[in-house]
C1' cells in the first nucleotide's frame, strides 16, 4: 500500500406519492416526502429498457380527370430519455 469482509459514530443520496414547471411522450427541473442505497458520485461512445414529435411505409376516407394533397389508424425507425438494469470509471472517516 491493494483487496475483501465485519460493527460503529457522524454526515451524504432520496423510490413510490403529492404541487408546480418544462416536453409530443419517456422523462426531466424545483419544493415536500422516504422505498431503499457504501458508490443510489461520474459516464447515455457498450448491452438492456422507455418514448415516437419527426420521417418512411400501408390503409381505408374526404377533395380531384389523373398525378397529387390532407388529417384519421396501424407499423417501423432515436436524433429524444433511463446508470434507483447490466457494464465503464473515480473516490470515501473511525476501530478491528
Nucleotide at each position: 500500500u491493494u483487496u475483501a469482509a465485519u460493527a460503529u459514530u457522524g454526515g451524504g443520496c432520496a423510490a413510490a406519492c403529492u404541487u408546480a414547471u418544462u416536453g409530443a411522450a419517456a422523462a426531466g427541473u424545483a419544493a415536500g416526502g422516504a422505498c431503499g442505497c457504501a458508490a443510489a458520485g461520474c459516464c447515455a461512445a457498450g448491452g438492456g429498457u422507455c418514448u415516437a414529435a419527426a420521417u418512411c411505409g400501408u390503409a381505408a376516407u374526404a377533395c380531384a380527370a389523373u398525378a397529387u394533397u390532407a388529417g384519421u389508424a396501424c407499423g417501423a425507425u432515436a436524433u429524444g430519455a433511463c446508470a434507483g438494469c447490466c457494464g465503464g470509471u473515480u473516490g470515501c472517516a473511525u476501530a478491528c
c-di-GMP-I riboswitch aptamer, 96 nucleotides, folded computationally.
The coordinates come from a structure-prediction model, not an experiment, and the mean pLDDT is 77.